[in-house]
């Protein structure tokens, strides 16, 4: 970097260094010298991992595998403004204007991006 699968309306600082940018991209709308990014510390969290518990199956009384929409632990990642901030493509419904259809709102699906786990 590519592919596959899963997840996303919850949660998390009145700290230190730092100094102007940031929220992936588009269009919006926001955050920022009452201090952005980044780094450190703190915090949040159960995706992986470990342990325990329950169930099922197999061997044969204690093991192994699998399942859990059970519990615990921060070891590996991750996260720590706003739903992934909203939106981009398609469909449906409703309203308005007009009969090529357009605009707005809502819902559903998709795309994209993010994170985890696995594969190349």
């Nucleotide at each position: 970097c590519u592919c596959u699968u899963a997840u996303g309306a919850a949660g998390a600082g009145c700290g230190g260094c730092g100094g102007a940018g940031g929220g992936a991209c588009u269009g919006g709308c926001c955050c920022g010298a009452u201090g952005a990014a980044g780094c450190c510390c703190g915090g949040c969290a159960a995706c992986c991992a470990u342990u325990c518990c329950a169930g099922u199956u197999a061997a044969a009384u204690u093991u192994a595998a699998c399942u859990g929409a059970g519990a615990a632990u921060a070891g590996g990642u991750g996260c720590u403004a706003a739903u992934u901030c909203c939106u981009g493509c398609a469909a449906a419904a409703u309203a308005c204007a007009a009969u090529a259809u357009g605009u707005a709102u809502u819902u559903u699906g998709g795309a994209a991006a993010a994170u985890a786990a696995g594969a190349g």
SAM riboswitch aptamer (S box leader) from Oceanobacillus profundus, 120 nucleotides, folded computationally. Its mean pLDDT, the model's own confidence on a scale to 100, is 81. Its Rfam family is "SAM riboswitch aptamer (S box leader)". Rfam links the family to the GO term regulation of gene expression. About the family: The SAM riboswitch is found upstream of a number of genes which code for proteins involved in methionine or cysteine biosynthesis in Gram-positive bacteria.